[in-house]
RNA sequence: UCCAUACAACAGGGGCAUCCGGCAUCGGCCGGGUUGAGACGUACCCUUUGAACCUGAACCGGCUCAUACCGGCGGAGGAAGUUGUGUGUGGCCCCGC
Numbered sequence: 001u002c003c004a005u006a007c008a009a010c011a012g013g014g015g016c017a018u019c020c021g022g023c024a025u026c027g028g029c030c031g032g033g034u035u036g037a038g039a040c041g042u043a044c045c046c047u048u049u050g051a052a053c054c055u056g057a058a059c060c061g062g063c064u065c066a067u068a069c070c071g072g073c074g075g076a077g078g079a080a081g082u083u084g085u086g087u088g089u090g091g092c093c094c095c096g097c
Stems, first nucleotide, its partner, number of pairs: 001091002003088008011047004016041001017034007053078003059072004
């Protein structure tokens, strides 16, 4: 110095639907059901080893009271990172003996 790996710090990315009831009276709010890590949480998930998330998509098939609920589409196209420390019968280079 490079590589691999572990950890840490800081930084960054992302989504929040659907159904029922009540209150509002059209901006929403409250309670409950469903799925999920997360349905607005001082939370959760993800950061290139990237199915976090977005696009296609008002897509296709199935299920459901209903839904981005399940499967397909699909390893398709996009998508957010740096630094420090430790470790290694590691690689390369230099110096001494």

The RNA shown here (TPP riboswitch aptamer (THI element)) has 97 nucleotides and comes from Yoonia sp. F2084L.
It was read from a public genome assembly, where an Rfam model found it.
Of the family's consensus pairs, 100% are formed in the model.
Its mean pLDDT, the model's own confidence on a scale to 100, is 80.